Context: one part of a larger RNA
Formats: sequence, structure tokens, C1' cells
RNA sequence: CUCUCGCUAAGGAACUCGGCAAAAUGGUUUCGUAACUUCGGGAGAAGAAACGCCCUAGUAGAGUGUCAAAGCUCGAAUGGGUCACAGAAACCAGACUCUUGCAACUGUUUAACAAAAACACAGGUCUCUGCAAACCAGAAAUGGGAAGUAUAGGGGCCGAUGCCUGCCCAGUGCUGGAAGGUUAAGGGGCGAGCUGAGAUUAUAUCAAGGUUCAAACCGAAGCCCCAGUGAACGGCGGCCGUAACUAUAACGGUCCUAAGGUAGCGAAAUUCCUUGUCGGGUAAGUUCCGACCCGCACGAAAGGCAGAAUGACAGGAGUGCUGUCUCGGCGAGAGACUCG
Repeated sequence: CUCUCGCUAAGGAACUCGGCAAAAUGGUUUCGUAACUUCGGGAGAAGAAACGCCCUAGUAGAGUGUCAAAGCUCGAAUGGGUCACAGAAACCAGACUCUUGCAACUGUUUAACAAAAACACAGGUCUCUGCAAACCAGAAAUGGGAAGUAUAGGGGCCGAUGCCUGCCCAGUGCUGGAAGGUUAAGGGGCGAGCUGAGAUUAUAUCAAGGUUCAAACCGAAGCCCCAGUGAACGGCGGCCGUAACUAUAACGGUCCUAAGGUAGCGAAAUUCCUUGUCGGGUAAGUUCCGACCCGCACGAAAGGCAGAAUGACAGGAGUGCUGUCUCGGCGAGAGACUCG
């Protein structure tokens, strides 16, 4: 010097990204216990006091048991006495409070760098499915769904609860519609090419047959078309002017759109400018809390806002406590070093 421990004057987070680590709290009984709340909780809230041993006393009393008892189990209070520095004497054995974000909760997860605000969840809603169900696996048989039957089963999204969930159907999707347009195979066969027994004026042509192509016309779904539909994919404006100080604009004008963001929230897990501005906390605060609203670029089931309880979650403040620190020191053991 390294590791693992013990102690440490005065101070007590000045350490540090951050109280990380350590210290502290710790048992039982009695007293006492706030905001808030979904009335269950919060709560062991917080905060106090007592504690050995002997006598009172295995008494009072409670339970069990019985017809009644005995017995058995548990077992004070009160008062008195007594020892030690120390009585929950060792081991064992919650630190607590205030505030904010997120997620309701218990749960689940990256076996071996992430346990979370991620996943799940009860619950909400949309949609498909009438049973040989939809859907899934399988060329198929068949199996699952289900030995179930719409209070059932599959799929999507949201995610307890409370208060709510606005406008837009132009585009895309889905559902419904069937008049018209378009449209495949197939049907149809106007017509045309080749061949050609045979006929013939013998080389042209005609011709039964064969073969190839093929017009009109008929012809489903789909698409076009017409409607509906947002807890379907999604979207939810700009410019100019105006009030008797100024400022601002309830008001007006105009352009565009399918419609121009409602309630609530807002420098936010979202705010670039930004350490916005004001207030609080500190002697001093880019963090934190409360407001404001100029929302670069919140916003209503990719849910909005609120919210008790819960959390090895994340941020801020405090009490207690301490070698984290001022700033070190001392001690123990194991290494390191020397010899073997």
C1' cells in the first nucleotide's frame, strides 16, 4: 500500500451526478396518532412512556371442562423490596416526514449488463361468428375452437375507479345498394385463310370433308357509381382591421377547407428560443413546487383530466444519524515484502 473489520476530538452531507456506502431505527405493553380518502384505509402514521429480580401472586380474572366441580391452559393490576454504569442488557430485531411525475392495485419480463413509466390485469368499447360457427393447424382426411352455442367463441384498441370522450365521411378502409358504364372464362359463329377425295374447259376455278383464325351478340364478382360508418386509417387553417391614455381585441372584413382543436390540461417524461416571467423554498437553486399562457410541436379509448391505496420506479425538500466529507488518525485479521 490492497482487502475485510473495530474505534475516533470538534463539526455533521461541507462529500458526491446523487446521503452511494456507512451510521441510525429496531422487541413487547400502555398512551397517542394529521392531511387526504374509493370510508376499507392512511397507521406500526408521527410522537411519547415503561421493561431485571423477589414478595403481593400462579392471586384477581379469562378460557376449557361438569349436573355441579376438581383439574388443565393463560394470566394481570396495585403496593412494597432489591442489585448493576447499563434490565427489549447478547444474538435476533422498521429510520421517519413533506411534495411532485408515471403506472390504479397483487403480478410478469430482456436465463448471464436493463425489473421499469415496459408487459399483463379486472373493466370499457368496436367488430366477426347461428354451429358442419367464425377463426387456427393441415395439399387432404382430420384435429383444435368445444364434448362449448351469442350471458358463447375469435380478433382489434383502450386499460381499476370517478367526471368525461367535441367537430370532420372530402381521401383510404369497411358495410349496404343495385339502375347505368366497364369487364374474364365460357356461349355464339357474320366472315376469312390453308388443305382438298371428287368435279372440270386440265389450269385456273368450284366443291363434300378436315383444319386454323374469328366480328356482332349473351356473359358474374370486382372497379366506376350512390349512400352509411371515427372507441375505422386518419384530419382538426391563414391574412387584415377595430374600444375616449397605452395595450389588448368581445366585434368586423376577406381567402381557403371535408372540417378548422370543444372540455380539460399546459415551459409538461411534450417548450426550440429557455436558466421564459412572477411567486415559494436557500445566504446563494440550469433541478424542485405553485402560477401565467407567447402550446417551435398537449388534447379527448395510439384516450383527456382527476385520484385514495400500492411501488427494490423517477425528481425535489427536511428531521434523525453518522469517517461521505473538513482530514486525517489508531487498532485487528488476511495479503503484499524478507528468509525458508